Predicted 3D model of an 88-nucleotide RNA (transfer RNA) from a Candidatus Nezhaarchaeota archaeon. NCBI's taxonomy places the organism under Archaea, Thermoproteati, Candidatus Nezhaarchaeota. It was read from a public genome assembly.

Parts: sequence; structure tokens; C1' cells
RNA sequence: GCGGGGGUGGCCGAGUCAGGUCAAAGGCGUGGGACUGAGGCUCCCAUGGCGUAGGCCUGCGUGGGUUCAAAUCCCACCCCCCGCACCA
Repeated sequence: GCGGGGGUGGCCGAGUCAGGUCAAAGGCGUGGGACUGAGGCUCCCAUGGCGUAGGCCUGCGUGGGUUCAAAUCCCACCCCCCGCACCA
């Protein structure tokens, strides 16, 4: 350099094909509760921020674009993995 795959929340990992049901499955972790003499295990609830609430804001590698609406489509770039090529 060429081809292919990938980057999602504190961590892992679905979602992308075919845009909306998404603050985004599931698991771990964490907080609270139940259970226990006390724990572990197990079970229940919660877990981005603000708000009593309706709701608002932010967010999927970075920056743009399209759209009423983007994790999802398009463009450029950055990074990681695999293969090939090149090579002192």
C1' cells in the first nucleotide's frame, strides 16, 4: 500500500442488514432491600445528568452531511485485529 473485520455506557457484549418501538437486549460490577446470628449464595428494585412529575438535556471512535428523525445511511479522518503485497 491492497482486501476484509471491528471501535456502543464503569467493564463485557447485542443492536447497524431493512432509520423511529433506544438512555440502547443480556451479563458483570455498583447502590438499596429481602433472607441470615453475621456473611456467602439466591431473590427483588435501581443504576447517564436535571426535575415531585409531565418532561428536558447529553450520549454509540472524531468531524461533517442527508433526514421530521441517525448507534443504524453517506463522506473524510483516527485507532485496533486478520490476511496479502512490498522490503535492507
Notes
It matches the Rfam family "tRNA". Gene Ontology term of the family: triplet codon-amino acid adaptor activity. It is annotated as a transfer RNA. Its mean pLDDT, the model's own confidence on a scale to 100, is 83.